[in-house]
RNA sequence: UGCCGCACAACGGCAUCGAGCCGGGGAACCACGCACCAGUUGGGGUGAAUCCGCUCACGCGGUAGGGCGCACUUCCCGCCCGAACCCGUCAGCUAACUCGGUCGGCGGUCGCGGAAG
Numbered sequence: 001u002g003c004c005g006c007a008c009a010a011c012g013g014c015a016u017c018g019a020g021c022c023g024g025g026g027a028a029c030c031a032c033g034c035a036c037c038a039g040u041u042g043g044g045g046u047g048a049a050u051c052c053g054c055u056c057a058c059g060c061g062g063u064a065g066g067g068c069g070c071a072c073u074u075c076c077c078g079c080c081c082g083a084a085c086c087c088g089u090c091a092g093c094u095a096a097c098u099c100g101g102u103c104g105g106c107g108g109u110c111g112c113g114g115a116a117g
Base pairs, nucleotide, nucleotide: 001107002106003105004104008018020102021101022100023099024098025097030092042090043087044086045085046084051062052061053060054059065081066080067079068078069077072117073116074115075114076113
């Protein structure tokens, strides 16, 4: 001086609190469902991170989708990501209400892709 992301002002020695930002639960209406039998590896949430094929495995190829290229939008081009974790048999939407998070990681410092609006 920038990037990913909700993850950040102010006060403050720290903790805490908290403007702001973000997430969960939670009516009516709507949606879903309704009897019997059998089987089974229940179901749900944050997030872009889902799905397909190959491999004994390690792993590989692709993909829905997402990010960056220094005001914004669109297109082109280039470079990347396409994870991880949580709840605990339970939750559709959802006003009132209510419960939480605000971590962490990375790059540059004479450079700064193109076009249209």